[in-house]
Context: one part of a larger RNA
Molecule: small-subunit ribosomal RNA, 5' domain
Organism: uncultured prokaryote
């Protein structure tokens, strides 16, 4: 001297953008982070209208009471269809095709979107809710009965699909809104594109030889199996092979990359916050479901740990956002809101969304501002020094005149938002229930706030370190090798510019210093 995701003393005004569990991936009270979709589907709560019977009461048509039909309605729950594999969160593992960076895939797949063809025909049986009747402390769970669908199942239709021995065999669907559909939202089945993912190789990727030898599915074939695909990825059989000083095996240590720091570079160090990939979700182990996981707030088993219980049994998983225990030198609000961007569903409208948008804590950091401005010498008192003449503090105060940043009090205000939506007119599209455009009206702010106006009044606003030399700044007092200082050199045993305190001084500045790591 630059640098930190920092801490630790002293001090501490305001504001703008960032940043903030780095240690035990230790444990977690309690809310909340994944739903939507009645234009699939089958029942239908509450409330609302019509209408009939009906009680009571009087004004004899009105009020009230209990029921019944029928219309609306749409609320838990269920079936179903889409999504839940995204978005957030950690870095524990792993030195490896994990990651970068450049190829291959004639060895693959890919919901939703986009483009372009064909279809969308007959039929059937369940099973939840639901309703009887039971177990159970519960958690949940058993039997009977009965009912729907875009759930399920069979049949037919079968190519420019798949398989082929080239002869041929195979494979599918569902509908809904609606007065009206070839046209609108669906569905099956090709073909293409995009988007994404699998898989393989070339090259590069940390210390350690006080690890020197390691390998039996090991390393090559043929057969079979698997798998969206290649392949010891799996199996039977055959054959001995393959790695390795250009470091195998093994051992430690660490997510990798864009970047980040430093530095004139070469280089070293690093990989927090943002972005890309990888990995993992209480440990370990499995599949299941799906276009797509072997699945963060699905499932099964095992295991520790925690709760709950009527003791039979049963429930959890914060490395999601807040918080909370403990450890620690150390690290935030149990906050508003879906207005905006995004993202799921839905024809919409609109629902949800702790993503995100905002605010709030903390000088943790970078940056701006501020704490006045002029004038003022009897150089006031005090303080400190003194050679007792005097010097300094110091124009510094007081006074005296302006001034109004920012804080403070009130008022106004652009904007972030217009854009979106909804209704109405017209006009195009293709005869509509779709839809495009233009035009009127009318709605949507959580947070935030430029900027001007006014009001008072210098009033609310300076500290840290250090002064022997490196190194800008020194004089007095006390201490007396003591107490103590110290980054090196070294100060301190009675004159101490190095300890302690005062004045004064010097650097920086809402900070200054230490420590601790990096260049």
């Nucleotide at each position: 001297g630059a640098a930190u995701g920092a801490a630790c003393g002293u001090u501490g005004g305001c504001g703008g953008c960032g940043u903030g569990g780095a240690u035990u991936a230790g444990g977690c009270a309690u809310g909340c982070a994944a739903g939507u979709c009645g234009c699939g589907c089958g029942a239908g709560a509450a409330g609302g209208g019509u209408u009939c019977u009906u009680u009571u009461g009087c004004u004899u048509g009105c009020a009230u009471u209990a029921g019944g039909a029928c219309c609306u309605g749409g609320a838990a729950a269920g079936c179903g269809g889409c999504g839940a594999a995204a978005g957030g969160g950690a870095g524990a593992g792993u030195a490896a095709c994990g990651c970068g960076u450049g190829g291959a895939u004639u060895a693959u797949c890919u919901a939703c979107c986009c483009c372009u063809g064909g279809a969308u025909c007959c039929g059937g049986g369940a099973u939840a809710g639901c309703u009887g009747u039971g177990g159970g402390a519960a958690a949940c769970u058993a039997c009977a009965g009965g009912u729907a669908a875009u759930a399920c199942c069979g049949g037919a239709u079968a190519a420019c699909g798949u398989c082929u021995c080239c002869g041929g065999a195979c494979c599918a669907a569902a509908g809904g809104u609606g007065u009206g559909a070839u046209u609108c939202c669906g569905u099956c089945u090709g073909g293409g594109g995009a988007u994404g993912a699998g898989u393989c190789c070339g090259c590069g990727u940390c210390c350690u030889a006080c690890u020197a030898g390691c390998u039996a599915g090991u390393u090559g074939g043929u057969g079979g199996g698997g798998u969206a695909a290649c392949g010891g990825c799996c199996u039977a059989c055959c054959a001995a092979g393959g790695c390795a000083a250009u470091g195998a095996u093994g051992g430690g240590u660490a997510c990798c990359g864009g970047g980040u720091g430093u530095g004139a570079g070469a280089g070293c160090a690093u990989g927090g916050c943002c972005c890309g990939g990888c990995u993992c979700a209480c440990u370990g182990g499995g599949a299941c479901u799906g276009a797509g996981a072997c699945a963060c707030u699905g499932c099964c088993c095992a295991g520790a740990c925690a709760c709950c219980u009527a003791c039979g049994g049963g429930u959890g998983g914060c490395u999601g956002c807040a918080g909370u225990c403990g450890a620690g030198a150390a690290u935030c609000u149990u906050c508003c809101g879906c207005a905006a961007u995004g993202g799921a569903c839905g024809c919409a409208a609109g629902u949800c969304u702790g993503a995100c948008g905002g605010a709030g804590c903390g000088a943790c950091g970078c940056c701006g501002c501020g704490u006045g401005c002029g004038g003022g010498a009897u150089u006031a008192a005090g303080g400190c020094c003194u050679u007792c003449g005097g010097g300094u503090u110091g124009u510094a105060a007081a006074c005296c005149g302006c001034u109004g940043u920012c804080a403070g009090a009130g008022a106004g205000g652009c904007g972030g938002a217009a854009a979106u939506g909804c209704u109405a007119u017209g006009g195009g599209g293709u005869u509509c229930u779709c839809u495009c455009c233009a035009u009127a009206g009318u709605u949507u702010g959580a947070c935030c706030u430029a900027u001007u106006c006014u009001c008072a009044g210098a009033g609310g606003a300076a500290g840290u370190g250090c002064a022997g030399g490196c190194u800008a700044a020194g004089u007095u007092c006390g201490u007396g090798c003591c107490a103590g200082c110290a980054g090196c050199c070294g100060c301190g045993g009675u004159a101490a510019u190095a300890c302690g305190a005062a004045c004064u001084g010097c650097a920086c500045a809402a900070a200054c210093g230490u420590u601790a790591u990096u260049c």